[in-house]
RNA sequence: GCCCAGAUGGCGGAAUUGGUAGACGCGCUAGGUUCAGGUCCUAGUCCAUGCGAGUGGGUGGAAGUUCGAGUCUUCUUUUGGGCA
Numbered sequence: 001g002c003c004c005a006g007a008u009g010g011c012g013g014a015a016u017u018g019g020u021a022g023a024c025g026c027g028c029u030a031g032g033u034u035c036a037g038g039u040c041c042u043a044g045u046c047c048a049u050g051c052g053a054g055u056g057g058g059u060g061g062a063a064g065u066u067c068g069a070g071u072c073u074u075c076u077u078u079u080g081g082g083c084a
Base pairs, nucleotide, nucleotide: 001083002082003081004080005079006078007077010026011025012024019067027045028044029043030042031041032040046057047056048055049054060076061075062074063073064072
């Protein structure tokens, strides 16, 4: 230099053909169980705002296509692999 694959909450990791982003698991918080702890069970757990119901934003970054983009296109950053 060229080619391929990836980047999504605190962590791992899903999302069909472009149609509710964060399922599921771990962790964490609160409660129950226990003499206590572990295990187990229940609820909650992206961000902002709001008393709340809600509203707005969010998939490495920027733009484009589309009624609609995590998904398609272009540029770019970065990580891993391959070729020279």
Molecule: transfer RNA
Organism: Holosporaceae bacterium